[in-house]
A computed fold for a 98-nucleotide RNA, annotated as SAM riboswitch aptamer (S box leader).
The prediction has a mean pLDDT of 84.

């Protein structure tokens, strides 16, 4: 990288280093950012795996993950006069598999 499957409306810092960019990719929006971006560290959140339990529930932060905005919104299809809603695709994360 590929396949299967579950979840994606909640939650999480007035910290240190760092220095200019960032919000997956492309396009269009809209935002965040020197009152400091990315990244790293620490802190925190949570319940996919794991542990405890007969089980459920609950607890625990060990393995991952996450820590602006719904996965920031739209891009495809459907419903609707419209506002908007539903679904898909793509993506992210976990678990399992070839």
């Nucleotide at each position: 990288g590929c396949c299967u499957u579950a979840u994606c409306a909640a939650g999480a810092g007035u910290g240190g280093c760092g220095g200019a960019g960032g919000a997956a990719a492309c396009a269009g929006g809209u935002c965040c950012u020197a009152u400091g971006a990315a990244g790293c560290c620490c802190g925190g959140c949570a319940a996919c795996c794991u542990a405890u339990u007969c089980a459920a529930a609950a607890u625990a932060a060990g393995g991952u993950g996450c820590u602006a905005a719904u996965u920031c919104c739209u891009g495809c299809g459907g419903a609707g006069c419209a506002a908007u809603c539903c679904g898909a695709a793509a993506g992210a994360u976990g678990a399992g598999g070839a």